Predicted 3D model of a 1520-nucleotide RNA (small-subunit ribosomal RNA) from an Actinomycetota bacterium. It matches the Rfam family "Bacterial small subunit ribosomal RNA". Its family is annotated with structural constituent of ribosome and ribosome in the Gene Ontology. Taxonomically the source falls in Actinomycetota (Bacteria, Bacillati). The prediction has a mean pLDDT of 83. The sequence is in RNAcentral, with records from ENA and SILVA.

RNA sequence: UUAACGGAGAGUUUGAUCCUGGCUCAGGACGAACGCUGGCGGCGUGCUUAACACAUGCAAGUCGAACGAUCCCGGGACUUCGGUCCCAAUGGGAUAGUGGCGAACGGGUGAGUAUCACGUGAGAAACCUACCCCGAAGAUGGGAAUAGCCCAAGGAAACCUGGAUUAAUACCCAAUAAUCUGUAAUCACCGCAUGGUGAACGCAGCAAACGCUCCGGCGCUUCGGGAGGGUCUCGCGGCCUAUCAGCUAGUUGGUGAGGUAAUGGCUCACCAAGGCAUCGACGGGUAGCUGGUCUGAGAGGACGAUCAGCCACACUGGGACUGAGACACGGCCCAGACUCCUACGGGAGGCAGCAGUGGGGAAUCUUGCGCAAUGGGCGAAAGCCUGACGCAGCAACGCCGCGUGGGGGAUGAAGGCUCUCGGGUCGUAAACCCCUUUCAGCAGGGACGAAAAUGACGGUACCUGCAGAAGAAGCGCCGGCCAACUACGUGCCAGCAGCCGCGGUAAUACGUAGGGCGCAAGCGUUGUCCGGAUUUAUUGGGCGUAAAGAGCUCGUAGGCGGUUUGGUAAGUCGGGUGUGAAAACUCAGGGCUCAACCCUGAGACGCCACUCGAUACUGCCAUGACUAGAGUCCGGUAGAGGAGUGUGGAAUUCCUAGUGUAGCGGUGAAAUGCGCAGAUAUUAGGAGGAACACCAACAGCGAAGGCAGCACUCUGGGCCGGUACUGACGCUGAGGAGCGAAAGCGUGGGGAGCGAACAGGAUUAGAUACCCUGGUAGUCCACGCCGUAAACGAUGAGUGCUAGUUGUUGGGAAGCUUGCUUUUCAGUGACGCAGCUAACGCGUUAAGCACUCCGCCUGGGGAGUACGGUCGCAAGAUUAAAACUCAAAGGAAUUGACGGGGGCCCGCACAAGCGGUGGAGCAUGUGGUUUAAUUCGAUGCAACGCGAAGAACCUUACCAGGUCUUGACAUCCUGCGAAUUUUCUAGAGAUAGAUUAGUGCCUUCGGGAACGCAGUGACAGGUGCUGCAUGGCUGUCGUCAGCUCGUGUCGUGAGAUGUUGGGUUAAGUCCCGCAACGAGCGCAACCCUUAUCCUAUGUUGCCAGCGCGUAAUGGCGGGGACUCGUGGGAGACUGCCGGCGUCAAGUCGGAGGAAGGUGGGGACGACGUCAAGUCAUCAUGCCCCUUAUACCCAGGGCUGCAAACAUGCUACAAUGGCCGGUACAAAGGGCUGCGAAACCGCGAGGUCAAGCGAAUCCCAUAAAGCCGGUCUCAGUUCGGAUUGAAGUCUGCAACUCGACUUCAUGAAGCUGGAGUCGCUAGUAAUCCCAGAUCAGCAUUGCUGGGGUGAAUACGUUCCCGGGCCUUGUACACACCGCCCGUCACACCACGAAAGUUGGCAACACCCGAAGCCAGUGGCCCAACCCCUUGGGGAGGGAGCUGUCGAAGGUGGGGUUAGCGAUUGGGGUGAAGUCGUAACAAGGUAGCCGUACCGGAAGGUGCGGCUGGAUCACCUCCUUU
Repeated sequence: UUAACGGAGAGUUUGAUCCUGGCUCAGGACGAACGCUGGCGGCGUGCUUAACACAUGCAAGUCGAACGAUCCCGGGACUUCGGUCCCAAUGGGAUAGUGGCGAACGGGUGAGUAUCACGUGAGAAACCUACCCCGAAGAUGGGAAUAGCCCAAGGAAACCUGGAUUAAUACCCAAUAAUCUGUAAUCACCGCAUGGUGAACGCAGCAAACGCUCCGGCGCUUCGGGAGGGUCUCGCGGCCUAUCAGCUAGUUGGUGAGGUAAUGGCUCACCAAGGCAUCGACGGGUAGCUGGUCUGAGAGGACGAUCAGCCACACUGGGACUGAGACACGGCCCAGACUCCUACGGGAGGCAGCAGUGGGGAAUCUUGCGCAAUGGGCGAAAGCCUGACGCAGCAACGCCGCGUGGGGGAUGAAGGCUCUCGGGUCGUAAACCCCUUUCAGCAGGGACGAAAAUGACGGUACCUGCAGAAGAAGCGCCGGCCAACUACGUGCCAGCAGCCGCGGUAAUACGUAGGGCGCAAGCGUUGUCCGGAUUUAUUGGGCGUAAAGAGCUCGUAGGCGGUUUGGUAAGUCGGGUGUGAAAACUCAGGGCUCAACCCUGAGACGCCACUCGAUACUGCCAUGACUAGAGUCCGGUAGAGGAGUGUGGAAUUCCUAGUGUAGCGGUGAAAUGCGCAGAUAUUAGGAGGAACACCAACAGCGAAGGCAGCACUCUGGGCCGGUACUGACGCUGAGGAGCGAAAGCGUGGGGAGCGAACAGGAUUAGAUACCCUGGUAGUCCACGCCGUAAACGAUGAGUGCUAGUUGUUGGGAAGCUUGCUUUUCAGUGACGCAGCUAACGCGUUAAGCACUCCGCCUGGGGAGUACGGUCGCAAGAUUAAAACUCAAAGGAAUUGACGGGGGCCCGCACAAGCGGUGGAGCAUGUGGUUUAAUUCGAUGCAACGCGAAGAACCUUACCAGGUCUUGACAUCCUGCGAAUUUUCUAGAGAUAGAUUAGUGCCUUCGGGAACGCAGUGACAGGUGCUGCAUGGCUGUCGUCAGCUCGUGUCGUGAGAUGUUGGGUUAAGUCCCGCAACGAGCGCAACCCUUAUCCUAUGUUGCCAGCGCGUAAUGGCGGGGACUCGUGGGAGACUGCCGGCGUCAAGUCGGAGGAAGGUGGGGACGACGUCAAGUCAUCAUGCCCCUUAUACCCAGGGCUGCAAACAUGCUACAAUGGCCGGUACAAAGGGCUGCGAAACCGCGAGGUCAAGCGAAUCCCAUAAAGCCGGUCUCAGUUCGGAUUGAAGUCUGCAACUCGACUUCAUGAAGCUGGAGUCGCUAGUAAUCCCAGAUCAGCAUUGCUGGGGUGAAUACGUUCCCGGGCCUUGUACACACCGCCCGUCACACCACGAAAGUUGGCAACACCCGAAGCCAGUGGCCCAACCCCUUGGGGAGGGAGCUGUCGAAGGUGGGGUUAGCGAUUGGGGUGAAGUCGUAACAAGGUAGCCGUACCGGAAGGUGCGGCUGGAUCACCUCCUUU
């Protein structure tokens, strides 16, 4: 610069990721159909199903210029007016028949057909051709009939028979004739074999219409040529199936004959035994083929409507006739089925022509007009015929075009929808103003198509005029993919859904509405095809673990193949020629106003055939050449390589004998079993079978399976070295053959041990198992089968190339020498670069880079199953589907969680201790039960002395009853009244009625504020529902040490790293190391309290010293020393010393100190988990109730009680009970309060009353303790339940249902089974005190306070919980996980099945129509010949016979389909039953093959695998 114009993805497996892999969607198309809707025009298209049956009409006739005849019209004559005759040199028309041409075209359909049917290219020297064209020649002489008409017979009809008569371009004979045909022989030239062409010549044979005529012609006969048409043959091409592997007797070929237009087994006779096939014959299924159409970037894939070419068919099957042409859609004959007519004797018919009807179906049109045009048949022509065709009609069935108006118009109207009530939106949309008139409508004009005439379309297209926005918009969708969102209704219902999936009370996913998005006279849905799908991969895929390498080897066909020379030119490449119909497609131009549509031109049409050239590569030829591949030879060498024979010792078992005595054996523990008839143990001897310890090794050998004591015999292969020989002899390998662990089978042996099945014992809920005791097949040998394994390196064979390091086996070489080093070839391991891989990983032994050949895969399940075939004695093996069903199944890796995995660590987790609980009585709470109600909530830890820090009424939410309705409570409005208050009546009360007192405050004098009553409606109210709609608060893991982020780095990614590792800590606390470096929330610290000291201060606190005073007391003056209170500070930091430790962090010990290693205690609770708890604390969305689910009242209930659970109290006594005396706290509370002292009461308490709003007064005596006394082991002087009586206090009120006091009563209980709880020091235990709530009620609950005051911790094996690292995983709702099989039920498809019913193709036999052919032809016959009235001959025919022959019948088989009692497994299904097989070491590691057994998963035996966890050891490697 030119050419090229061309390729998009998404959703869905997971907690997340990458990959594999299927499913689904977005696009285009259609002869379509269905749903909703529908204005106009143009051009196309319109039974895809029943090649089902058809009423009715039409679709093939024409020629009188081939022929006779008839009729009508015309003229003339005669007439008895009935008619008859004539004319035609003179007419026109019509017609049945004879004759000619056509009817074989045109039109329809796609049943059959897998075929020379079609497409394409050749061939016919093996052929035919009417009409048409060109050329040559010719047309002479005769004859006999027959339709029709007429007469007659039969028949219902269709039709048919006989007689008489007649014409021809109908038929026949003869003549003439060749360049025609046949035959005999000759020559020349040519070819591709048979052969063809031409020339000359002899013999034989064959024609015709003196027809018609309008006089122009049209016809006839023979020959040659042409054009167009047809026939035959061949190469190549295009469906599925091998669960169809062998097929074939006219079959394959030959000779001869027949037949045909013609070749040919096309047919026949004889001869030979061939022919086809894994490059798929034969069979089965399906199907008209092509140009083309749709799709696709293309390569391809699918289809074969309309149009065009070819083929086939015409009710089904068979057959021929006629003819140039048919075995004939609207012809014939026969058979069959069906329909119709019938006088029952017999006849007629064939819409897959155009319309149309019925039927089938999801579904496909008018019984139209015209021959005007184009074309066809006949004719000389006029013309006739033409459902071909030209038009019109119907249908949005498709494509294309047009319209349903245009401009202006904001108060952004009304209305709808929505709303946070402000608004937003429909929306310039409408109204309203101005304008236009396409289309449709009305009126007028009016074509082209038609060359002389002739127009169905059609008064159509088109033009002009008129009126008026007038007559003209729907459909689908709006969760993602995929453009477009809100409200209401519904509540896993109704429904949606292409895939994923929506719907269980706030649904952008259902239904409706508003709004929006997309297309638009259409829009969606369904169906089908291509695409996307590189998801069958030629372009353009894979096979270690995802689906996929055959168990291994040998080897046939085939495929592929080393170096070099010459030739050839098949493949290959280039040029040319022919062909590739038209239409279609692309481009350019043109015509309908545009477009669709149509026309013209060009391009293209990969192929095929012929021809000319090129020779790099492949092939072929050259008995060419070479040696690097391969093989042979020679010399060495290692080995559990194979087969056979023999032999050895150890051990087990058995037998015999001895010694010896009561057990042995076995297990987690036992038992079965063996043993006093002498076992086990031990010694000696013997028998027998099987296997070969140590050596021994990721060592060796072999193709794989596999191979192990030792020796001998036979034998295969490898490796190394030499380089003598051959000279590509090679690689792979469909079919095929051989080998092939274990188990199993057959026959015969053998049998020690082991040991399926089986038996017994255990275990267990069960235990058809795991464990134990026995034990048969089997395991062993020989021979023969089987032919499979996780037959695995889950990795086919071969060749070449591509860094290394380090072990080891066998051989060689070199160097130095006695064993080392270096190197090389062949094996066998580990690590590792590049590269590859989804990752894991592989990595010269490739899973890298390439080539050759084979095998295999294409979603999961159904299923390696069924059926069929092959093999096997059987077991079974091999080959190998479908229906149906799911949207996944799967690989690798990641993060978690989990493990009856591992390692490390912690915790009152265990252990060591102390005390409880579980037993009793009582209290409180709960489940349950009861009830009118026993209100509600909390339910493993983490509900159960919990909400409730206090239910007699109230509380109160519950129940029954009685009231009330703008309400008990809030705001607004209107009216009245100040507010307020006294008393009485009814009632259980709420409430209702009456009654008394009272007139206030502000004011602009209108009224207003607060309050009360009444009314109205907005509203109030709800402890009604949802804690699974929420906020807030709380519990729990857990005061466990964790949870994360930024940047960087690694990884395709999820993620990892940091946070892991070595130490250390209470701690992710700190140190060291490190592709990490930092940071945040947690830990710790900061806060409070407690323990020591200092300091300041000193009332209500304190009192040492100084005074005063009292019976006594800080009572008083004073004091600040002490205690104490309140402030402020100090102190503790591993700071010091020593050991250990990495010169660290730290740890151990010590000193000092009130306190020592976070001193004790508290507050403080990371990211998160549990849809944890709470709608009844509160708040709140939605829903619900509104004379009630709101509100008020009195009463009852929350306290009811058979038995159960939880948490406590009191006890069971002497470390005690009781009595008397006596001592020492802290922290709290107090005015509707605490209440001293005094007095009264046995007491609870009462009376009176001081002080104190409290460091002052009070509650308030602390108790255990100590001292003394008594009791003396008992149901007691223990224990106090229960009950009776009498009281006190609070309160309106103690009946249900309070607490306390006194007297009396005096139950159970004598230390508590399995089990279980708390606690590590001022702790447990024990003893009292105070407070909240509260009228009262706690001896027991809760929250605090102090007093007295222990024991034990070896330690981390185990139980529980937790943290970190690691490992396995089929879990991720995360082990309370997942998940397997039987059984039961329902549904679905499939297999088997006694049988049964059909279809299809063939075979054997029987029958044998029509018809061709053959024979015969006694009967019949015009043409020609003879004789000639008769007759005969030639020739022909009817008839008969025969071969072949459709349909039909019979038979046994094949194949295919339907149904089938019953039966078998499979699939699916909501929470069914039984177990627990698998996933973690899944609790007996799992799995594979095989055998046996068992309800089931499954168990066991034998051999194999790691796709097994854990621990230990060995070897090798990595690093130092």